[in-house]
Molecule: Bacterial RNase P class A
Organism: Soonwooa buanensis
RNA sequence: AAAGAAGUGCGGCUUGUUGAUUUUCUUUCGAGAAGGUAGGAAAGUCCGGACACCAAAGAGCAACAUAGCGGAUAACAUCCGUCACGCGUGAGCGUAGGACAAGUGCAACAGAAAGCAAGUACAGUUCGGCUGUAGUGAAACCAGGUAAACUCUAUGUGGUGCAAUGCUAAGUAUAUCGCCAGUUAAGGUCGGCUCGGUCGUUGGCGAGGGGUAAGCAGCUAAAGUUGCAGAGCAAUUUGCAAAUCAGAUAAAUAACAAGCGCCCUCCUAGGAGGGCACAGAAUCCGGCUUAUAGCACUUCUUUUAUU
Numbered sequence: 001a002a003a004g005a006a007g008u009g010c011g012g013c014u015u016g017u018u019g020a021u022u023u024u025c026u027u028u029c030g031a032g033a034a035g036g037u038a039g040g041a042a043a044g045u046c047c048g049g050a051c052a053c054c055a056a057a058g059a060g061c062a063a064c065a066u067a068g069c070g071g072a073u074a075a076c077a078u079c080c081g082u083c084a085c086g087c088g089u090g091a092g093c094g095u096a097g098g099a100c101a102a103g104u105g106c107a108a109c110a111g112a113a114a115g116c117a118a119g120u121a122c123a124g125u126u127c128g129g130c131u132g133u134a135g136u137g138a139a140a141c142c143a144g145g146u147a148a149a150c151u152c153u154a155u156g157u158g159g160u161g162c163a164a165u166g167c168u169a170a171g172u173a174u175a176u177c178g179c180c181a182g183u184u185a186a187g188g189u190c191g192g193c194u195c196g197g198u199c200g201u202u203g204g205c206g207a208g209g210g211g212u213a214a215g216c217a218g219c220u221a222a223a224g225u226u227g228c229a230g231a232g233c234a235a236u237u238u239g240c241a242a243a244u245c246a247g248a249u250a251a252a253u254a255a256c257a258a259g260c261g262c263c264c265u266c267c268u269a270g271g272a273g274g275g276c277a278c279a280g281a282a283u284c285c286g287g288c289u290u291a292u293a294g295c296a297c298u299u300c301u302u303u304u305a306u307u
Base pairs, nucleotide, nucleotide: 001303002302003301004300005299006298007297008296009295010294012260013259014258015257016256017255018254020037021036022035023034024033025032026031039278043289044288046287047286048285049284050283051161052160053159054158063157064156065155066154067153068082069081070080071079072078083097084095085094086093087092098152099151103150104149105146106145120134121133122132123131124130165217166216167215168214176207177206178205179204180203181202187199188198189197190196225242226241227240228239229238230237231236261276262275263274264273265272266271267270
């Protein structure tokens, strides 16, 4: 210097003007002051959970998931280490990695024959396909291969999901209850009969319960972030310290101007022009997968040149 491998970070910032929303304080209730405001994937909805309800919630079957060994984690199909096999000169990368003597399947063509089956040709023979060789084939003495073939073994898994769920709560209607008035086809019921009560029928006035509209909570201080020290190969974990970084509810987190930053081209040492990716929270968190203009950093490998 070139070509690679593994990993990490940024992916925008500052000022002014005008706006939106939220927290705290003040308030003469008009508002004022200070602080915050969309991601590394917010995407996919593929896994795992926290939380809520069923619900006091156990066992079995079925179904599904995982699969070398050891560890991390709240948990996982994730991550770390290591073994095996395969790829690469190498740094490294990939794996769907238990069991074929528990059983059942599958393997075209060729071949006599492809699953305790037999039997082609030749030779030997104790004359029994008993033994051996040859042919065909990927595979032919009681055989190997295949289990993201069915299956078996070991381990594990309840369901639904913030549109979960909890609280408050109108109007209208009401099969419930009470009162008043009236009417009544003529019935039911209490008891054999009489009387009486009550149901049934119409209107009005109330009460109560449930539901709906609406509102509040859930809703953001967290299995969290950053720094330092210790333990560990590492994933990670322990201790101390610091700060608080959206919480909207049909959806706010913005617009304009100037400058900075990065990239490309041209002319030239000072400018001009153009461009700046993928993409936007909706209960939250740990992963995986996918998309991504460009920039920076760390470690390692191979090749070449010089000393």